[in-house]
Predicted 3D model of a 503-nucleotide part of an RNA (small-subunit ribosomal RNA, 5' domain) from a metagenome.

Context: one part of a larger RNA
């Protein structure tokens, strides 16, 4: 000189686009952030229709409705947040899988046949303040559960030929196992077996990326073998045995700090620094552990379990988890609305659709944080006006600045019309926004550092090594261009300086 998720002091008119708890991963009040299918099932409230009885208050029976809770199904492994940990195959990159999986989509081959038992909801009765039960009865299903069937499927024993380190896998032969569901507005939507696909994922595996040797030896599932378990899959990934290995200066072991990359920032470039905001990947989810369900978790708004904090309690017990969005208290030099959209668009999830969910997204709103852009007027105007300062008292400068005088209206205020974004119709949070027209009147708009030298810009009074000033040289002790005021200059300008970092 560039640059910043800045912050502090001055001073601040306006628009677009971005961006905005770097600190305590510190502890939360309140609301919302996953739900959603009646075309999978049994209930089934209000309320309108309507019968019968009425002591005119009801009482009851049929329809119709469909809150709402429930059984099931899909989803809640996504989207969103933070970066604690972690120096690791976590990430980049390039291979390996003959060792693995994969709902939802798509393609293509076959199937969809008998049957049986219960549990929720409900009713009874009952425990407990609450949370939340618990006995007993009743009842449907695309919920469970038993035979059938198997083109192909898995296993098991043999055959065959090839490939390979080598099982595997491929053709083929006998055996055994093992499958489903229905509904429907009759279009269709589902379902079960198989095989391919896309996208996804796991596991191994070369190479690359911090700091310390004032950290030199570590190691007992340790390293290997056998067998088993174990898992989608290979493996001390677990258990048992058996051996006595295995790793280091080409830096183990330990300690420190750190989430990695795409990128950003400086730079001529090689470096160097860094890793906010977007976009992959990881990790975490009150601090630890556990498994479960499930195609997928060892699950941020699930479970259990310590364990630490909070809150309720009839003291017997019981609730919670904002590192999701606003918000709060704290902590700090310092970071924003408990907003609109009963989502308009994109995307998402559930449904055949309508739809409904969505703090994701879409906007608004707070802030000179940052980029950019625009505006504070144009053009005339010398008796060089007053005032101000400075004078050598002649005059110099502020200074064409201003007055005046003609214009313009970006902006600003009034006022009218008013969008695109919405693929066939409706349908628009932003939004009466942005544009457009009319009108008004120069009106509503300029700081702010800094003038010794470096470095562009000089005088006068003040003060007197005081008061202060300073990035470095260094100014200040009585004529200071270095403090302070003031005229007046010069630098940038809706923003100028200073502070911290980085190049």
């Nucleotide at each position: 000189g560039g640059a910043u998720g800045a912050a502090c002091g001055u001073u601040g008119g306006c628009g677009g686009c971005g961006u905005g708890c770097c600190u305590a991963a510190u502890a939360c009040a309140u609301g919302c952030a996953a739900g959603u299918c009646g075309a999978a099932c049994g209930c089934g409230a209000a309320g309108c229709u309507u019968g019968u009885c009425u002591u005119c208050g009801g009482a009851u029976g049929a329809g119709u409705g469909g809150a709402g809770a429930g059984u099931g199904g899909c989803g809640c492994a996504c989207g969103g947040g933070u970066g604690a940990g972690u120096a690791a195959c976590a990430c980049a990159u390039g291979g390996u899988u003959g060792a693995c999986c994969u709902g939802c989509c798509c393609u293509u081959c076959a199937g969809c046949g008998g049957g049986g038992g219960a549990c929720a909801a409900c009713c009874a009765c009952u425990g407990g303040a609450a949370a939340c039960g618990g006995u007993g009865g009743c009842u449907a299903a695309u919920a469970c559960c038993c035979c059938a069937u198997a083109u192909g499927c898995u296993c098991a024993c043999g055959c065959g030929g090839a490939u390979u380190a080598g099982a595997a896998g491929c053709g083929u032969g006998u055996g055994a196992g093992g499958a489903a569901a229905c509904u429907u507005c009759c279009g269709g939507g589902g379902c079960u077996g198989a095989a391919g696909g896309a996208g996804g994922g796991g596991a191994c595996u070369g190479u690359g990326g911090c700091c310390c040797a004032u950290c030199a030896g570590c190691u007992a599932g340790u390293u290997g073998g056998u067998a088993g378990g174990g898992u989608a899959a290979c493996g001390g990934c677990c258990u048992a045995c058996c051996a006595a290995g295995g790793c280091g200066a080409g830096g183990a072991c330990g300690g420190g700090u750190a989430g990695g990359g795409g990128g950003c920032c400086u730079g001529a470039g090689a470096g160097g620094g860094u890793g906010a905001c977007c976009c992959c990947c990881c990790a975490c989810a009150c601090g630890g552990g556990u498994a479960c369900u499930g195609a997928g978790a060892c699950a941020c708004g699930g479970a259990c379990c310590c364990g630490a904090c909070u809150c309720c309690u009839a003291c017997g017990g019981g609730a919670g988890g904002c590192a999701g969005c606003a918000g709060u208290a704290a902590g700090g030099g310092a970071u924003a609305u408990u907003g609109c959209g009963a989502c308009a668009a994109u995307g998402g999830g559930c449904g055949a659709a309508a739809g409904c969910c969505u703090g994701a997204c879409g906007c608004a709103g707070c802030a000179a944080c940052g980029c950019c852009g625009c505006g504070u007027g144009u053009g005339g105007g010398a008796u060089g006006a007053c005032g101000g300062c400075c004078u050598u008292c002649g005059g110099g400068u502020u200074g064409u600045a201003a007055a005046c005088c003609a214009c313009u209206u970006u902006u600003c205020g009034g006022g009218g019309g008013g969008a695109a974004g919405a693929g066939g119709a409706g349908g628009g949070a932003c939004g009466g926004u942005a544009c457009c027209c009319c009108c008004g009147g120069a009106a509503u708009a300029a700081g702010u550092c800094u003038c010794g030298g470096c470095u562009a810009a000089c005088u006068a009074c003040g003060u007197g090594c005081c008061a202060g000033c300073a990035g470095c040289c260094g100014c200040g002790g009585u004529a200071a261009a270095a403090c302070g005021u003031a005229g007046g200059a010069g630098g940038c300008g809706a923003a100028c300086g200073u502070u911290a970092u980085c190049c």